Predicted 3D model of a 72-nucleotide RNA (transfer RNA) from Treponema sp.
This record gives sequence, C1' cells and structure tokens, in this order.
RNA sequence: GGAUGAUUAGCUUAGUGGUAGAGCGCUUCCUUCACACGGAAGAGGUCGCCAGUCCAAUUCUGGCAUCAUCCA
Repeated sequence: GGAUGAUUAGCUUAGUGGUAGAGCGCUUCCUUCACACGGAAGAGGUCGCCAGUCCAAUUCUGGCAUCAUCCA
C1' cells in the first nucleotide's frame, strides 16, 4: 500500500427499512442479626463520526476513524 470483516448500555451480544431488546453487572426495596442466594421495581443507548438515498435509516450507499485477519 491492497483485500475482507467488525464497531449497538459498564461487559458479552440480538436486531435484513416502520417506537432499540436480552444476559451479566449497577441502584432501591423485601427477606437475614449480617452477608450470600432468592423475589419485586428502576436507572443507564446522540446504535463510532460526517454526508447521501428514502415518507421513514441501527439496517441501504459513500467517505473518515479504530480494531482484527490475510496479501504484498
């Protein structure tokens, strides 16, 4: 330098154009002398950034950034 793939909550991740979900973790409450386990409720997302297409974009297109693999 080139090719391919990935980027979504603190972490691991689902989501093939129509209001963004789960598990773990976190907070509060119940339970306990206390902790753990268990139960109930809740917070937390400009979906990496900038543009384009579309009535509508996490999703399609282009560029940039970061990471991984391969080629030179």
Its Rfam family is "tRNA". Rfam links the family to the GO term triplet codon-amino acid adaptor activity.
The prediction has a mean pLDDT of 83.